[in-house]
Context: one part of a larger RNA
RNA sequence: GAGCGAACGCUGGCGGCAGGCCUAACACAUGCAAGUCGAGCGCCCAGCAAUGGGAGCGGCAGACGGGAUAGUAACACGUGGGAACGUACCUUUCAGUUCGGAACAACCAAGGGAAACUUUGGCUAAUACCGAAUACGCCCGUAAGGGGAAAGAUUUAUCGCUGAAAGAUCGGCCCGCGUCUGAUUAGCUAGUUGGUGAGGUAAUGGCUCACCAAGGCGACGAUCAGUAGCUGGUCUGAGAGGAUGAUCAGCAUCACUGGGACUGAGACACGGCCCAGACUCCUACGGGAGGCAGCAGUGGGGAAUAUUGGACAAUGGGCGCAAGCCUGAUCCAGCCAUGCCGCGUGAGUGAUGAAGGCCUUAGGGUUGUAAAGCUCUUUCGUCAGGGAAGAUAAUGACGGUACCUGAAGAAGAAGCCCCGGCUAACUUCGUGCCAGCAGCCGCGGUAAUACGAAGGGGGCUAGCGUUGCUC
Numbered sequence: 001g002a003g004c005g006a007a008c009g010c011u012g013g014c015g016g017c018a019g020g021c022c023u024a025a026c027a028c029a030u031g032c033a034a035g036u037c038g039a040g041c042g043c044c045c046a047g048c049a050a051u052g053g054g055a056g057c058g059g060c061a062g063a064c065g066g067g068a069u070a071g072u073a074a075c076a077c078g079u080g081g082g083a084a085c086g087u088a089c090c091u092u093u094c095a096g097u098u099c100g101g102a103a104c105a106a107c108c109a110a111g112g113g114a115a116a117c118u119u120u121g122g123c124u125a126a127u128a129c130c131g132a133a134u135a136c137g138c139c140c141g142u143a144a145g146g147g148g149a150a151a152g153a154u155u156u157a158u159c160g161c162u163g164a165a166a167g168a169u170c171g172g173c174c175c176g177c178g179u180c181u182g183a184u185u186a187g188c189u190a191g192u193u194g195g196u197g198a199g200g201u202a203a204u205g206g207c208u209c210a211c212c213a214a215g216g217c218g219a220c221g222a223u224c225a226g227u228a229g230c231u232g233g234u235c236u237g238a239g240a241g242g243a244u245g246a247u248c249a250g251c252a253u254c255a256c257u258g259g260g261a262c263u264g265a266g267a268c269a270c271g272g273c274c275c276a277g278a279c280u281c282c283u284a285c286g287g288g289a290g291g292c293a294g295c296a297g298u299g300g301g302g303a304a305u306a307u308u309g310g311a312c313a314a315u316g317g318g319c320g321c322a323a324g325c326c327u328g329a330u331c332c333a334g335c336c337a338u339g340c341c342g343c344g345u346g347a348g349u350g351a352u353g354a355a356g357g358c359c360u361u362a363g364g365g366u367u368g369u370a371a372a373g374c375u376c377u378u379u380c381g382u383c384a385g386g387g388a389a390g391a392u393a394a395u396g397a398c399g400g401u402a403c404c405u406g407a408a409g410a411a412g413a414a415g416c417c418c419c420g421g422c423u424a425a426c427u428u429c430g431u432g433c434c435a436g437c438a439g440c441c442g443c444g445g446u447a448a449u450a451c452g453a454a455g456g457g458g459g460c461u462a463g464c465g466u467u468g469c470u471c
Base pairs, nucleotide, nucleotide: 001471002470003469004468006467007466008465009464010463013343014342015341016340017339018338019336020335021301026299027298028297030296031295032294035060036059037058040057041056043054044053045052046051067254068253069252076179077178078177079176080175081174082173085171086170090167091166092165093164094163095162096161097160098132099131100130101129107122108121109120110119111118112117138147139146140145152159153158180226181225182224187217188216189215192214193213194212195211196210197209198208199207229251230250231249232248233244234243235242236241256277257276258275259274260273279290280289281288282287307333309332310331311330315329316327317326318325319324346376347375348374349373356367357366358365359364380412382407383406384405385404386403390398415460416459417458418457419456420441421440422439426455427454428453429452430451436443437442
């Protein structure tokens, strides 16, 4: 000098754009944040009906979106390759969609419990479940042969369902190279390293197991310890480099702590399940309920970081044929000079160089065209009127916002730091090694341009200084 997710002190007019718990991955009251489909199905309630409402079975979605960075020094990430894989919804192509059966919720009846909830018996539907048939592709098998599917709905336009092949997308796996510090960590390793066989997986593989061999890694730093999410980027610098990884984007990981699987195309699943633990709450003491590192918000910690707001209008997502419903994603608004950018706080004229202040050699000098006065202008703001684009036919939270027009009136709008040298800017008074200043050198003990005040001056300006951190 530049920079910052900054904080503190003094001050503070407006707008645009951005940013806003860096600390306790501390604990959380309350509300909301994931539903949807009656064009899959049978019921119940209200109603004369039309219709409306309700839970349940069933389907799809809850693996996305959103948050956080605890862990991780690792194929986690970055980059470039690879072969032994999967992929719901979507696209294309081929083939099919036949005949039957038995249940379980809801419901009814009878119970148990304070509650959460739950037991027994009985009835019932389906795009729920099961069997048979069929099989161009498909699977097993050298072959012969064997195995394997489906579901209907409707307002008659369609929407579905099954098998197979291909694509697209997304993902799993393997490898080369790169990725912090410490040797005051020098040896580490038994599923360890490799082989054979088997199991397991969507798939390769000690992934797991049996047997066999005795290997594998290491001063080119193994192991251990500490620290840390990685990257695109960001800051700085002429560059090389150094530092860093907030916001935005990609990837990874986590979801009270630890473990586990279920369902599913996909999870070992933030707002799913089970077990254990700590904590909090309810209880009739027998037993139950919960998980804000979602959006707001509270307590706590801290130098420090916002509203318990509006809307689905747009973009996007889920479900649905659709109408539509849901969406704290998102779009907006609120708060904060936290930052960047822009604008304003007036312009011209005005010398008796007014008054006042300060200094003075008492003549004067300076503040100073500064003020007043005169002549103008009206940005921003205020008031009044009009009033969007964003939206394709409809639909606008923002918002009567932006913007436009008019009116009044200089009117409502300047501070902060510094003035010994470095370093731009000087005098007087007070103080008297005191009170104090200070980034370094150093000032202050009676003439202090260095402390405090005043006048004057310098710098920056809605900011200015200080502190912290980086180059």